[in-house]
Context: one part of a larger RNA
């Protein structure tokens, strides 16, 4: 100057308190450790590894194992020789494939130049393909302690510096401290400072109020028709669609403050003090993570640490942890009726209607490059009926038979469907996490990945609570100020 302190002040934050709901007991679904194993590839590892790379391991993927099999290679780019156009296609033989042998059709690329029957023939060379030859290629092989470049983390924390000046022998100090005050190193006042620069606000998007513009494929007040369907005619008013604008700034009024900054309460507004929500992440820190995305120094392999191919295996299972789904029930189960959403996606596709099956699904093809058509019946909700407190009409794992669907191909090891089994759970020790409002919670829809395969992730809307007196205490920040065997 720092760092620490079970020193001191002040501040703040689902940090605790006040509340709601869980995880920890139950199965199973995922990731890990651990054992097992020819192999269970590999990396992540306190918070910040553990539904994490993985936005989707049956082949493929795949880097791993066994076991075949190639050797200038699966790919590049040159070089020299020498054969052939490349290619394509058919047979046999060995073989899981990969390949590997032999025969066979097809004589078909461009032409500098030459011959002559002027439309053929020969042919330098050039493109590609194949043997053989060197240079090389390859490596998901080490090193994330040799790197770039990207990311988490403190942390959306308020804070981190510079120039000049001045102070001190110097190291630094001041500025950035103090008094108020903010979410904010935000403003104000004050002061040997005076200014600035990254960070904080804003400026960007979405969202909540209008208003102008436009009115299809969207919408239907009033007007006629109607097969009662905005279905026609029509008609821009309304919803909405997507562009331009208004709108919010403590501007206003009352107190309080130092007559500031400001705080506190009202008015008026659709919205009031940063409106809500998102994007944005300072100087650093942790030799944090990534060489298995890619880039890369060096180091290591080169008939193999590389390349294909087939089968395995990453899916194992005494077992321990994380993170979850699904329960234990009557605010429920189950059966029938009846409403009401957003935001996605769709031509290698979504795929109606109809008819078939119980079903999953199949048949079947209208329509739609989509505000038109379709996935597409939201579902919790509400009306009625049963159950009657039980291991149950509760709750479904597991097992057994039948099936349907992708896909070359479901045994190893997928999804889904019916029949029939009906386990363990009766609310969970000690700990221990989320979260302040359209939020918890609870519903059900959608999308990436993707040939299937989602309890995950990442979006969408319905339905929608309690509770904060406060800052003793616990965690983690941040200022100032003490102390120090600490650098």
């Nucleotide at each position: 100057u720092g760092a620490c302190g079970g020193g001191g002040a002040c501040c703040c934050g689902c940090a605790c308190a006040a509340g709601c709901g869980g995880u920890g007991g139950a199965a199973c679904a995922u990731g890990u450790g651990g054992u097992u194993u020819a192999a269970u590839u590999c990396g992540a590892u306190g918070c910040a590894a553990c539904g994490c790379g993985a936005a989707g391991a049956a082949c493929c993927u795949u880097a791993c194992c066994u076991g075949g099999a190639c050797u200038u290679g699966a790919c590049a780019u040159g070089u020299c020789a020498g054969u052939g156009a490349a290619a394509u296609c058919c047979u046999g033989a060995g073989g899981a494939a990969a390949c590997u042998c032999a025969g066979g059709a097809c004589c078909u690329c461009u032409g500098c130049g030459a011959g002559c029957u002027u439309g053929c023939u020969c042919a330098a060379a050039g493109a590609c393909a194949c043997u053989g030859u060197c240079a090389c290629a390859g490596g998901u092989g080490g090193u994330g302690c040799a790197u770039g470049g990207c990311u988490g983390u403190c942390g959306u924390c308020a804070g981190c510096u510079c120039g000049u000046g001045u102070c001190g022998u110097g190291a630094g100090a001041u500025g950035u401290u103090g008094g108020g005050u903010u979410a904010a190193g935000u403003c104000c006042c004050g002061c040997a400072a005076c200014g600035a620069g990254c960070g904080c606000a804003a400026c960007c998007c979405c969202u909540a109020u209008c208003a102008u513009u436009a009115g299809u494929u969207g919408c239907c007040a009033g007007c006629g028709g109607u097969u009662c369907g905005g279905c026609c005619g029509g008609g821009g008013a309304c919803u909405c669609u997507a562009a331009u604008g208004a709108g919010a700034c403590u501007g206003u009024c009352u107190g309080g403050g130092a007559u500031a900054a400001c705080c506190a309460g009202g008015a008026g507004g659709a919205a009031g003090g940063u409106g809500g929500g998102g994007a944005u992440g300072a100087c650093g820190u942790c030799a944090a993570g990534u060489c298995c995305g890619u880039a890369u120094g060096u180091c290591c392999c080169u008939u193999a640490u590389g390349u294909c191919c087939a089968g395995g295996g990453c899916u194992a299972c005494a077992c321990a942890c994380g993170u979850g789904u699904u329960a234990c029930a009557a605010u429920g189960g189950c059966c029938g009726g009846u409403a009401c959403a957003a935001a996605g996606g769709g031509u290698c596709g979504c795929g109606a209607a109809a008819c078939c099956g119980c079903a999953a699904g199949g048949u079947g093809a209208a329509g739609c490059c989509a505000a038109u058509c379709c996935c597409a019946c939201a579902a919790a909700a509400c009306c009625g009926g049963c159950c009657c407190c039980a291991g149950u009409u509760c709750g479904g794992a597991u097992u057994g038979g039948a099936g349907u669907c992708u896909g070359c191909a479901a045994c190893u090891c997928g999804a889904c469907u019916u029949c029939a089994u009906g386990a363990a759970g009766u609310c969970g020790g000690a700990a221990u996490c989320g979260c302040u409002a359209g939020u918890a919670a609870u519903c059900g829809c959608g999308u990436a990945u993707c040939a299937g395969c989602a309890c995950g992730a990442c979006g969408c809307g319905g339905u929608g609570a309690a509770u904060a007196c406060g800052u003793u205490c616990c965690c983690g920040g941040g200022u100032c100020u003490u102390g120090u065997a600490c650098a």
The part of an RNA shown here (small-subunit ribosomal RNA, 3' major domain) has 487 nucleotides and comes from an uncultured bacterium. The prediction has a mean pLDDT of 83. The full RNA is in RNAcentral, with records from ENA, Greengenes and SILVA.